A computed fold for a 155-nucleotide RNA from Rhizobium leguminosarum bv. viciae, annotated as FMN riboswitch aptamer (RFN element). The prediction has a mean pLDDT of 77. The same sequence occurs in records of 2 taxa. Of the family's consensus pairs, 100% are formed in the model. It matches the Rfam family "FMN riboswitch aptamer (RFN element)". Gene Ontology term of the family: FMN binding.

[in-house]
RNA sequence: UUCUGUUCUCAGGGCGGGGUGAAACUCCCCACCGGCGGUAAGAGUUUCGGCUCGAGCCCGCGAGCGCCUUCCCUCGUGUCCAAGCGGGGGAAGGGUCAACAGAUCCGGUGCGAUUCCGGAGCCGACGGUUAAAGUCCGGAUGGAAGAGAAUGAGU
Numbered sequence: 001u002u003c004u005g006u007u008c009u010c011a012g013g014g015c016g017g018g019g020u021g022a023a024a025c026u027c028c029c030c031a032c033c034g035g036c037g038g039u040a041a042g043a044g045u046u047u048c049g050g051c052u053c054g055a056g057c058c059c060g061c062g063a064g065c066g067c068c069u070u071c072c073c074u075c076g077u078g079u080c081c082a083a084g085c086g087g088g089g090g091a092a093g094g095g096u097c098a099a100c101a102g103a104u105c106c107g108g109u110g111c112g113a114u115u116c117c118g119g120a121g122c123c124g125a126c127g128g129u130u131a132a133a134g135u136c137c138g139g140a141u142g143g144a145a146g147a148g149a150a151u152g153a154g155u
C1' cells in the first nucleotide's frame, strides 16, 4: 500500500406558544426536525503535500409497508384414506422482483452549481389514540445503510 476473512463497538432528530372543543403534543395559526454513501465551484486549517466540514427535496442505499421461499397451525374442498387445491393466521429466511421509496423552483455569481449566496416553496412508513400525528405511544433493549477499531493473510 492492496485485497480479503473473522471479531467487537457505534449507528435518528423534532410540538414550544396560541385557538376551537367534553376530548387534540393528532385539527387550525405561529413554530420545530432532517439516517447512510456519492457528487460539491463554498467555509475552515496548513509544515502548501494535504486535511476537516459542506444537499431532507441531484444519484444511490437503509428502515418501514408489500412480495417471494420454506415450515407450522387452522378452516374449507377433495379422497376409501391420502395427496392435491383454496381461504385465514403464525414463525424463520430472501433483499432478486414489484410497488411505496416522498419532496425544488426562481434570482445572483461563474467555464461549470437543482449542492454556494439570497428568496420563496415542498416532503415525511405502518399500527394505536376520548379527535385525523414527520414531532406522542408501540413493534424497537429490534433491524440496518454504513462508520470505526482490533486481529489474520497476500504483495
Stems, first nucleotide, its partner, number of pairs: 002154001004152007016030004031135002033124002035061004042053004056122002064100001066097001067094011104120005126138003